Description
The prediction has a mean pLDDT of 89. Small-subunit ribosomal RNA, central domain from an uncultured Gammaproteobacteria bacterium, 349 nucleotides, folded computationally. Rfam family: Bacterial small subunit ribosomal RNA. RNAcentral holds the full RNA, with entries from Greengenes.
Context: one part of a larger RNA
RNA sequence: CUGGGCGUAAAGCGCGCGUAGGCGGGUAUUUAAGUCAGAUGUGAAAGCCCAGGGCUCAACCUUGGAACUGCAUUUGAAACUGGGUACCUUGAGUACAGUAGAGGGAGGUGGAAUUUCAGGUGUAGCGGUGAAAUGCGUAGAUAUCUGAAGGAACAUCAGUGGCGAAGGCGGCCUCCUGGACUGAUACUGACGCUGAGGUGCGAAAGCGUGGGGAGCAAACAGGAUUAGAUACCCUGGUAGUCCACGCCGUAAACGAUGUCAACUAGCCGUUGGGGAUCUUGAAUCCUUAGUGGCGCAGCUAACGCAUUAAGUUGACCGCCUGGGGAGUACGGACGCAAGUUUAAAACUC
Numbered sequence: 001c002u003g004g005g006c007g008u009a010a011a012g013c014g015c016g017c018g019u020a021g022g023c024g025g026g027u028a029u030u031u032a033a034g035u036c037a038g039a040u041g042u043g044a045a046a047g048c049c050c051a052g053g054g055c056u057c058a059a060c061c062u063u064g065g066a067a068c069u070g071c072a073u074u075u076g077a078a079a080c081u082g083g084g085u086a087c088c089u090u091g092a093g094u095a096c097a098g099u100a101g102a103g104g105g106a107g108g109u110g111g112a113a114u115u116u117c118a119g120g121u122g123u124a125g126c127g128g129u130g131a132a133a134u135g136c137g138u139a140g141a142u143a144u145c146u147g148a149a150g151g152a153a154c155a156u157c158a159g160u161g162g163c164g165a166a167g168g169c170g171g172c173c174u175c176c177u178g179g180a181c182u183g184a185u186a187c188u189g190a191c192g193c194u195g196a197g198g199u200g201c202g203a204a205a206g207c208g209u210g211g212g213g214a215g216c217a218a219a220c221a222g223g224a225u226u227a228g229a230u231a232c233c234c235u236g237g238u239a240g241u242c243c244a245c246g247c248c249g250u251a252a253a254c255g256a257u258g259u260c261a262a263c264u265a266g267c268c269g270u271u272g273g274g275g276a277u278c279u280u281g282a283a284u285c286c287u288u289a290g291u292g293g294c295g296c297a298g299c300u301a302a303c304g305c306a307u308u309a310a311g312u313u314g315a316c317c318g319c320c321u322g323g324g325g326a327g328u329a330c331g332g333a334c335g336c337a338a339g340u341u342u343a344a345a346a347c348u349c
Base pairs, nucleotide, nucleotide: 004320005319006318007303008302012317014201015200016199017198021194022193023192025088026087027086028085029084030083031082033081034080035077036076037075038074039073040072041071042070049065050064051063052062053061054060091191092188093187094186095185096183097182098181099180103177104176105175106174107173108172109171110154115149116148117147118146119145120144121143125136126135162169163168206247207246208245209244210243211242215241216240220236221235222234223233258316259315260314261313262312263311266294267293268292269291270290271289272288273287274286275285276284277283278281298305299304322349323348324347331342332341333340334339
């Protein structure tokens, strides 16, 4: 390589969009590139294989045949694939009417709470812990009442509930905006699927510039604990957390399960639609798009999965090939940096 695999053993790119490429619904007709058949030429000889012959046999030598699976030319076939033409509606999409939603962006606004500040009442403690101490407090703290400031997050509702491709998204209102689902008609007429490169998005932390800073809190300081304690506990506390713009591009970015399509027992819940039935009810049944629990066949090393498949198949992409060395070195690309990405070998077991 052929092959075998990728939930947990090595292995699904974090997620989209999309170029090339690969693959692609139904009918009719045509073409003949692929495909199939015939013919001709060629496919050196030797060798291999088969049937004979010659050395007493064999090795060896020799005769004939077959083979040389290929290529070219030519004559045909037309089912399938491809090309052309014409049409179709089931795939895909558009229009129309509705529905649900923390989907995204911008602006405004609300209450609770923490903290600080000002003022009132009030007096000796408060705070913290396993126990303490550091700390705060007679310069009046803690507690309590009134007022003000400022920042951040939105209790209850709240739900294996919803939305989003993923990351993710939660007070309320307005504006702008993406997608999904349902219904019944009309329209386009294969316009589709996947997707190497490419390109966009991408938690937290981190970086740059300028703001902001209530609470929390790496670093740091102190108090404890301890043999020690560069920790766990406590008192403080700076970056940061927040905003704007620009970078970074990684995560157990997880369902550790790529995307799309078809098929294959059921039962129970739940969310959003639609329909039917009557006993109009907090009803029952059917159906559809999600989201959960169980379970048959089948699959699996087992665990388990099981119409949301890890079952049965097809299309396309990505990835794996013993452990360590190592996701490292070197080189390239990217980045302000941190570093990221691509990615070995010696050696060793």